[in-house]
The RNA shown here (transfer RNA) has 71 nucleotides and comes from an uncultured bacterium. The same sequence occurs in records of 3 taxa. The RNAcentral record of the sequence draws on ENA. Rfam family: tRNA. It is recorded under the gene name trnR.
RNA sequence: AAGAGCAUAGUGCAGUGGUAGCACGCCAAUCUCCGAAGUUGGAGGUGUAGGUUCGAUUCCUACUGCUCUUG
Numbered sequence: 001a002a003g004a005g006c007a008u009a010g011u012g013c014a015g016u017g018g019u020a021g022c023a024c025g026c027c028a029a030u031c032u033c034c035g036a037a038g039u040u041g042g043a044g045g046u047g048u049a050g051g052u053u054c055g056a057u058u059c060c061u062a063c064u065g066c067u068c069u070u071g
Stems, first nucleotide, its partner, number of pairs: 001070007010024004018054001026042005047063005
C1' cells in the first nucleotide's frame, strides 16, 4: 500500500427486515442460627454518522478501533 473479517449487557456468545435473547456475573427477596447452594424477581446492551425501507442488530456508504492475508 492492497484485500478480507469482526464490533450486540460487566464477561463470553446467539439473533440473515417485524417486541433484542442465552450462560456466567451483579442487585433484591425467599430459605438458613449465620453463610453457601437452591428458588423467585430486577437492573443493564446493538461502535459512530448518514442512506434504503411502512419498519434496520440485520441491507448500502463513510469513519473509528481490532484481527488476518498478500507485497